[in-house]
RNA sequence: CGCGGAGUAGAGCAAUCGGUAGCUUGUUGGGCUCAUAACCCAAAGGUUGUAGGUUCGAGUCCUGCCUCCGCAA
Numbered sequence: 001c002g003c004g005g006a007g008u009a010g011a012g013c014a015a016u017c018g019g020u021a022g023c024u025u026g027u028u029g030g031g032c033u034c035a036u037a038a039c040c041c042a043a044a045g046g047u048u049g050u051a052g053g054u055u056c057g058a059g060u061c062c063u064g065c066c067u068c069c070g071c072a073a
Base pairs, nucleotide, nucleotide: 002071003070004069005068006067007066010025011024012023013022019056027043028042029041030040031039049065050064051063052062053061
């Protein structure tokens, strides 16, 4: 240099045929308890790696680039 896969909330992962992004855990607040844990309720937290393109509409399709993993040489 070539081929394939991955990048989404602090962490781990979803998102169907393109229709306005959710789950678990964690964090914060409240409830419960003599108290802590457990349990229950609520909230905050996202430039969907980056820059463009297509489209009425892009996490999803197309192109370049960056990072990581693997294969081949």